Record summary:
Predicted 3D model of a 728-nucleotide part of an RNA (large-subunit ribosomal RNA, domain II) from Halobaculum rubrum. The coordinates come from a structure-prediction model, not an experiment, and the mean pLDDT is 84. Its Rfam family is "Archaeal large subunit ribosomal RNA". Rfam 15.1 lists 2,955 matches to the family in 1,139 species. Gene Ontology terms of the family: ribosome and structural constituent of ribosome. Taxonomically the source falls in Halobaculum (Archaea, Methanobacteriati, Halobacteria, Halobacteriales).
[in-house]
Context: one part of a larger RNA
RNA sequence: ACCAGGGAGUGUACUUCUCCGGCGAGUCUAACUCGAUCAUCGAGGAAGGCGCAGGGAAACCGAUAUGGCCGCAGUCUUACGACGAGGGCCACCGUGUUCAAGCGCGGGGAGUCGACGAAGUACGACCCGAAACCGAGUGAUCUACUCCGAGGCAGGAUGAAGCGUGCCGAAAGGCACGUGGAGGUCCGUUAGCGUUGGUGUCCUACAAUACCCUCGCGUGAUCUUGGAGUAGGGGUGAAAGGCCCAUCGAACUCGGCAACAGCUGGUUCCGACCGAAACAUGUCGAAGCAUGACCUCUCCUAAGGUAGUCCGCGCGGUAGAGCCACCGAUUGAGAGACCCGCCUCCGAGAGGAGUCGGCCUCUCUGUCGAACUCCGAACGUGCGGACGCUGUCGACGGAGGGAGUCCGGUGUCCCGGGGUAAGCUUGGGCACCGUGAGGGGAACAACCCAGAGUUAGGUUAAUGACCCAAAAUGUGGAUUAAGUGUAAUCCUCUGAAGGUAGUCUUGAGCCCUAAACAGCCGGGAGGUGAGCUUAGAAGCAGCUACCCGCUAAGAAAAGCGUAACAGCUUACCGGCCGAGGUUCAAGGCGCCCAAAAUGAACGGGACUCAAAUCCACUUCUGAUACCUAACCGCCCCCAUCACAGGGGGACCGUGUAGGUCGGCGUACUGUGCGGAUGGAAGCACGGGCUAGAGCUCGUGUGGACCGCUCAGUAACGACAAUCCUGGU
Numbered sequence: 001a002c003c004a005g006g007g008a009g010u011g012u013a014c015u016u017c018u019c020c021g022g023c024g025a026g027u028c029u030a031a032c033u034c035g036a037u038c039a040u041c042g043a044g045g046a047a048g049g050c051g052c053a054g055g056g057a058a059a060c061c062g063a064u065a066u067g068g069c070c071g072c073a074g075u076c077u078u079a080c081g082a083c084g085a086g087g088g089c090c091a092c093c094g095u096g097u098u099c100a101a102g103c104g105c106g107g108g109g110a111g112u113c114g115a116c117g118a119a120g121u122a123c124g125a126c127c128c129g130a131a132a133c134c135g136a137g138u139g140a141u142c143u144a145c146u147c148c149g150a151g152g153c154a155g156g157a158u159g160a161a162g163c164g165u166g167c168c169g170a171a172a173g174g175c176a177c178g179u180g181g182a183g184g185u186c187c188g189u190u191a192g193c194g195u196u197g198g199u200g201u202c203c204u205a206c207a208a209u210a211c212c213c214u215c216g217c218g219u220g221a222u223c224u225u226g227g228a229g230u231a232g233g234g235g236u237g238a239a240a241g242g243c244c245c246a247u248c249g250a251a252c253u254c255g256g257c258a259a260c261a262g263c264u265g266g267u268u269c270c271g272a273c274c275g276a277a278a279c280a281u282g283u284c285g286a287a288g289c290a291u292g293a294c295c296u297c298u299c300c301u302a303a304g305g306u307a308g309u310c311c312g313c314g315c316g317g318u319a320g321a322g323c324c325a326c327c328g329a330u331u332g333a334g335a336g337a338c339c340c341g342c343c344u345c346c347g348a349g350a351g352g353a354g355u356c357g358g359c360c361u362c363u364c365u366g367u368c369g370a371a372c373u374c375c376g377a378a379c380g381u382g383c384g385g386a387c388g389c390u391g392u393c394g395a396c397g398g399a400g401g402g403a404g405u406c407c408g409g410u411g412u413c414c415c416g417g418g419g420u421a422a423g424c425u426u427g428g429g430c431a432c433c434g435u436g437a438g439g440g441g442a443a444c445a446a447c448c449c450a451g452a453g454u455u456a457g458g459u460u461a462a463u464g465a466c467c468c469a470a471a472a473u474g475u476g477g478a479u480u481a482a483g484u485g486u487a488a489u490c491c492u493c494u495g496a497a498g499g500u501a502g503u504c505u506u507g508a509g510c511c512c513u514a515a516a517c518a519g520c521c522g523g524g525a526g527g528u529g530a531g532c533u534u535a536g537a538a539g540c541a542g543c544u545a546c547c548c549g550c551u552a553a554g555a556a557a558a559g560c561g562u563a564a565c566a567g568c569u570u571a572c573c574g575g576c577c578g579a580g581g582u583u584c585a586a587g588g589c590g591c592c593c594a595a596a597a598u599g600a601a602c603g604g605g606a607c608u609c610a611a612a613u614c615c616a617c618u619u620c621u622g623a624u625a626c627c628u629a630a631c632c633g634c635c636c637c638c639a640u641c642a643c644a645g646g647g648g649g650a651c652c653g654u655g656u657a658g659g660u661c662g663g664c665g666u667a668c669u670g671u672g673c674g675g676a677u678g679g680a681a682g683c684a685c686g687g688g689c690u691a692g693a694g695c696u697c698g699u700g701u702g703g704a705c706c707g708c709u710c711a712g713u714a715a716c717g718a719c720a721a722u723c724c725u726g727g728u
Stems, first nucleotide, its partner, number of pairs: 001728006011123007020114004026050003032044004054061002064091001067090004074083003092107006126266002129263001133256006144230009153220001155187003158183001162179007192217003197213002200211002232248001234244003269663006279292005294404001295402006304390003308387009320375001321373002327369003332364005339358003343354004408433005414428005438449003453631007464620002466605003472618001474617006485607002498592003502589010519576005526548002530544003555570001558569003632653002634649005664717001666714005672708004682701008
């Protein structure tokens, strides 16, 4: 890993509710006793419980055996209406409060016991799962420390004290040479003990700590051995929370124990109807719970209800707008009286004059505001009416049983708060996902189309029609040359400010057959080298002026150039040529801007008068959508004792959590009916039926039991739990 088998809402007690049954103003027995054919059962047993009266803290007091009206179902009816169980509104009564009034609770009898079912609570309480806590014991054969006894340590080196001899000294003593043999001394693969580095080998190992090399200690706080001691909140510890038998920040074994777990995982057959929430409040609450909102089921009541549209009458201060309409902010210009400040001028000074600035007023001018408003929509909302829709097939409303939910998410032309922003965060409205399949979008919860019983045929939607790949290499016109692009939306597809004589379109101004623009040919001169300056200054270093005449035209010179000249152009004019030229603005599609890590973001191939982009048109493709037909279920009607049968549904058919309802199967018991050696169950392989759980038939094997009906009982259904056991 696979297969088989096992594997999870159970039992008791109490409480509440639905339904069924017994008895009923009552009802039920409990312990226990007796009997018997003896766990069963029959009879007794009312002690006691609940109910029959409430109100009041208590003392205490103590109620309608029906007066009135309305009226559902129903009955009757001349179909107007009458009566009217239950029900409702009054009236009345009890009691408490109480001066009183009023108010609170109660009152015209329905309970009680039991079975199935549902839920709650207590217990192991659907199942498995801790780390822990406590108790009683077992451990110092490992290891830590201590005590008693015993044993081990090649060889070499160094050379303390002490002692001897000699020399020196007055002495104390010193020096030298010997001798001596100290030391938690040195070297050391002696034995023995240790374990530094290789971060080597090994790492399903030789080994649950090893192997090799290297390395430390090796007469001592030494190593080893035998015996003994210290025990779990305790020991021991040259101290690392180390060690206490491969177990230590509290050992191990058994027990309390099925500890508790608001946490994770798992929880076993089918179908029908409806169908959520991820919010609010509270919470030692935020991984939980309770209540409400939202879902479901049952019952009661009985005639209206109101999601839509319009009209009428009210309410509102948002969007927008506005501001000499307030508050606050905020340009510039002008004029003007007082006052204030700097500076300048005049004056010996007091002071005066003036420019500028501030403040104030006026006239113009330029702007703003969530916490501004002289204004002010759309829209929202309250009441009423009409239409629409809906309701006796019971709406609206009321009561009760059962839940789940209280981590939500995304989108949007939407409306806000925070944030530079975010697949960000926090709110409001709507939609969708959640709980929604199908088609499209390459793939892709929430984007587009579309809300799905089953089967078949057709038509469309979104999207598409060159090939992959269903359908146009469709028609007409234009643009793009960048492979731009072939990407609706987007975390996902990027592309900005700015620039662009790329190209297309549109408009305007000016020039133009009295010839524009460009090009080519020619002229481009004289006074004069203007004057000044200067070494020089001649159109062209600089300063001043910038005239005149000849002309078709030609600057007191626009640029290059020279030391200065020279030289080359230009303006300007003529000729040749012959039809548009030039400038500005706007728009379309492009281009630059444009940088990331394997080559890699049109789905791919590939595509250029497109298979790109824009406009117009025709045809086709394409869903579970729509249409048609049949069937199934659900709901309703007719009909039936019932089943069957017939009819209707444009306005029934998605669905997680969850509620309600109906079924299938397993084991056993009772009941009735059956099958089986002429072959039961089981197993294997085939056939058939049903919407399904499942049912059924045949053949083989097998060799003795098995099934159905109606009831009852349950250790009753497996693919999952790092599930358990076994096998392979």